[in-house]
Molecule: transfer RNA
Organism: Python regius
C1' cells in the first nucleotide's frame, strides 16, 4: 500500500439505537481484627478524535489517529 479484525475505569472485559456504561482485580475511606491479612459496606474513575443521520448514538455512515493479522 490493499483487505480483515479491534480501540469502553489502573488492568480486564461485557454491552438490542432508549433508565445510572455493567462485571472481576487494583485504589481510597469506613466496619470486623490485640495487629495484619480474609471478609462485610461505601466511594471515585470509562466509551480513540472529528464530524454526520436520527426525538435519542458506546452502537448506525464518512474522514482521521493507533494496535493486530493476512497479502502484495
Nucleotide at each position: 500500500a490493499u483487505u480483515a479484525a479491534g480501540g469502553u475505569a489502573g488492568c480486564a472485559a461485557a454491552g438490542c439505537g432508549g433508565a445510572c456504561c455493567a462485571u472481576g482485580c487494583a485504589a481510597a475511606a469506613g466496619g470486623c481484627u490485640u495487629a495484619a491479612a480474609a471478609c462485610c459496606u461505601u466511594u471515585a474513575c470509562a466509551c480513540a478524535g472529528a464530524u454526520g443521520u436520527u426525538c435519542a448514538a458506546a452502537c448506525c455512515a464518512u474522514c482521521u489517529c493507533c494496535u493486530u493479522a493476512a497479502u502484495a